A computed fold for a 72-nucleotide RNA from a Candidatus Woesearchaeota archaeon, annotated as transfer RNA. Rfam family: tRNA. The family's RNA type in Rfam is transfer RNA. Its mean pLDDT, the model's own confidence on a scale to 100, is 84.
RNA sequence: GGGCUCGUGGUCUAACGGCAUGACGCAUCCUUCGCAGGGAUGAGACUGCGGGUUCGAUUCCCGCCGAGUCCA
Numbered sequence: 001g002g003g004c005u006c007g008u009g010g011u012c013u014a015a016c017g018g019c020a021u022g023a024c025g026c027a028u029c030c031u032u033c034g035c036a037g038g039g040a041u042g043a044g045a046c047u048g049c050g051g052g053u054u055c056g057a058u059u060c061c062c063g064c065c066g067a068g069u070c071c072a
Stems, first nucleotide, its partner, number of pairs: 001071007010024003018055001026042006048064005
């Protein structure tokens, strides 16, 4: 330098173009003499950045940035 894959809450992970899902973690409450465990509820992501297409983009297209991998 070129090809391919990927980028979504603190971490991991889903999502035919139409409300952004779940797990772990976190907070509050219940349970306990207390802890652990269990139960209930809740907060937390303008989906890497900038454009384009579309009534509508996490999704499709282009350019960047970053990560992984292969080739040179």